The RNA shown here (c-di-GMP-I riboswitch aptamer) has 79 nucleotides and comes from Deltaproteobacteria bacterium tcs-42. Its mean pLDDT, the model's own confidence on a scale to 100, is 84. NCBI's taxonomy places the organism under Bacteria, delta/epsilon subdivisions, Deltaproteobacteria. The sequence was found by an Rfam model in a public genome assembly. Of the family's consensus pairs, 94% are formed in the model.
RNA sequence: CUACCGAAAGGGCAAAGCCGGAGUAAUCCGGUGACGCAAAGCCACGGAUCCUCAUUGACAGGAUCGCCGGGUUGCCGAA
Numbered sequence: 001c002u003a004c005c006g007a008a009a010g011g012g013c014a015a016a017g018c019c020g021g022a023g024u025a026a027u028c029c030g031g032u033g034a035c036g037c038a039a040a041g042c043c044a045c046g047g048a049u050c051c052u053c054a055u056u057g058a059c060a061g062g063a064u065c066g067c068c069g070g071g072u073u074g075c076c077g078a079a
Stems, first nucleotide, its partner, number of pairs: 012037002017032006035066001041072003045069003048064005
């Protein structure tokens, strides 16, 4: 000097529940509330799981990034 790890400090996000709203639904948005999280920031790319009004049929469409993997960006930096 670089890499890995992640103590401390400043902080950050925000589960379930409840209230209101959107949607056929999964689920999402806002408020409240904190289960937790060093990426619980973002991306639906791969896997996984969940939903499906409509319809002649076919197969398709949607959701979850706080399910896993991957990609990408970021605050601090002790032992």